[in-house]
This is a predicted structure of a 76-nucleotide RNA (transfer RNA) from a Desulfobacteraceae bacterium. It was read from a public genome assembly. The source organism's lineage runs through Bacteria, Thermodesulfobacteriota, Desulfobacteria, Desulfobacterales and Desulfobacteraceae. Model confidence (mean pLDDT): 82 of 100.
RNA sequence: GCGCCCGUAGCCGAGUGGAUAAGGCGUCAGCCUCCGAAGCUGAAGAUCGCUGGUUCGAUUCCAGCCGGGCGCGCCA
Numbered sequence: 001g002c003g004c005c006c007g008u009a010g011c012c013g014a015g016u017g018g019a020u021a022a023g024g025c026g027u028c029a030g031c032c033u034c035c036g037a038a039g040c041u042g043a044a045g046a047u048c049g050c051u052g053g054u055u056c057g058a059u060u061c062c063a064g065c066c067g068g069g070c071g072c073g074c075c076a
Base pairs, nucleotide, nucleotide: 001072002071003070004069005068006067007066010025011024012023018056027043028042029041030040031039049065050064051063052062053061
C1' cells in the first nucleotide's frame, strides 16, 4: 500500500429502514441484615467513531476519513 471484518452507556452486547435504542455486568438509592455479602425493588448512565449523502424517516443503506483486528504485498 491492497482486500476483508469490526466500532452502540464505565465493560459486554441485541437491534439489518418506522419513530420512545433491548438485555447483562458494574454504579447509585431503598428494602432486608447486628454489619456486610447474597437476594428483591427502583434510578441514573448513549452526539450509536467523525463528516457528508440517499430517504418522508438512518444505529441500520452509500462515500470519505479516524481507530482496532485478520490476511496479502512492497522496501531493506

Record summary
Rfam family: tRNA.